[in-house]
Small-subunit ribosomal RNA, central domain from an uncultured bacterium, 342 nucleotides, folded computationally. It matches the Rfam family "Bacterial small subunit ribosomal RNA". Model confidence (mean pLDDT): 86 of 100.

Context: one part of a larger RNA
């Protein structure tokens, strides 16, 4: 619950597509469902409102109005809505162009670290504030040279690009989404959102099966401490890399759901138009007027001023908990109360 909100106070769905319903341009012709209107007919009776009377007032009686709504029926046509026809300003398609770590596969590079294998070499090496476990004369570190192997790409790099979001970064090629500017050929309202449904979803953790170079949750160990189940150090298993298949949650954030429309300016960039001035659309910061906010602050990338449509909120705990149901291999997610309590 005819009402107030959702940046930080409780609250915007993690993100698309898209069904159902919602809502929808410009313009003629119809129609009469909505809508307006006239008329009849229900609308028991008390009662409730008003009005006037009656019990000396008043309760209280009595009488008299007054109705949404529903049926039947006549009528009006400006909106909505149905139908029939037209358009082209929204959408979309075409051509001519652009830019980009978008997405999938393969292939290949150089640079460091780590081990192998060989020389030169000799006593320390590492590591912290300080040490010490460690490593080393069975020759380490250091430095030469050869070679395995894993995973990441330094400069280039930029409030720089792309992408729905999550998230992309050497470098080559093949495949392949969407975006942007021009022109104005073509379609002719094909449009917007959008419960349920579908599909993508970081990290972490699961299953097979691989791989494992570096780092590193448990683990050991050595240090500090009063202890130190940490913070330091030394060593390390999972994992962190693939391929396949789960899981579906994040401070999944701009803590701002998606469209459209109008509303000073200045100033930086990106990539595109235009001979160039300007200006013209499409991003991406930063400053700021009108407004707006409890203030912070937002401010044409609106948190202004409006219009559709989703989603969400309704005092703290108790609790995202128990309980059903789904789903999951498990871990757990998703949906979600109350006693009680302040």
């Nucleotide at each position: 619950u005819u009402g107030g909100g959702c940046g930080u106070a409780a609250a915007g769905g993690g993100u698309g597509c898209g069904u159902a319903g919602g809502c929808g341009g410009u313009u003629u012709g119809u129609u009469a469902a909505g809508u307006c209107u006239g008329a009849a007919g229900u609308a028991a009776a008390a009662g409730c409102u008003a009005g006037u009377g009656g019990c000396u007032c008043a309760a209280c009686c009595a009488u008299u109005a007054u109705a949404a709504g529903c049926u039947u029926u006549g009528g009006a046509a400006a909106c909505u809505g149905g139908c029939a026809g037209a358009c082209u300003a929204g959408a979309g398609u075409g051509c001519a162009g652009g830019a980009g770590a978008g997405g999938c596969a393969a292939a290949u590079g150089g640079a460091a670290u780590u081990c192998c294998a060989u020389g030169u070499g000799u006593a320390g090496c590492g590591g912290u504030a300080a040490a010490a476990u460690g490593c080393g004369u069975a020759g380490a570190u250091a430095u030469a040279u050869g070679g395995a192997g894993g995973a990441a790409c330094a400069c280039c790099a930029g409030u720089g690009g792309c992408g729905a979001a999550g998230g992309c970064g050497g470098u080559u090629u093949g495949c392949u989404g969407g975006c942007c500017u021009g022109c104005a050929a073509c379609u002719g309202a094909c449009g917007c959102u959008g419960a349920g449904g579908c599909a993508c979803g970081a990290a972490a953790g699961c299953g097979u099966g691989g791989g494992g170079a570096g780092c590193g949750a448990a683990u050991a160990g050595g240090a500090u401490u009063a202890g130190a189940u940490a913070c330091c150090c030394u060593a390390g298993u999972a994992g962190u890399c693939c391929a396949c298949g789960c899981c579906g949650u994040a401070a999944a954030c701009g803590a701002u759901g998606a469209g459209a429309a109008c509303u000073a300016g200045g100033u930086g960039u990106u990539g595109g138009g235009g001979a160039a001035a300007c200006u013209c659309a499409a991003g991406u910061g930063c400053c700021g007027c009108a407004g707006u906010u409890a203030a912070c602050g937002c401010a044409g990338u609106a948190a202004g001023u409006u219009c559709u449509c989703c989603g969400c909120c309704u005092g703290g705990g108790g609790a995202g908990u128990a309980u059903g149901c789904a789903c999951g291999c498990a871990a757990g997610u998703g949906u979600g109360a109350a006693a009680c309590u302040c």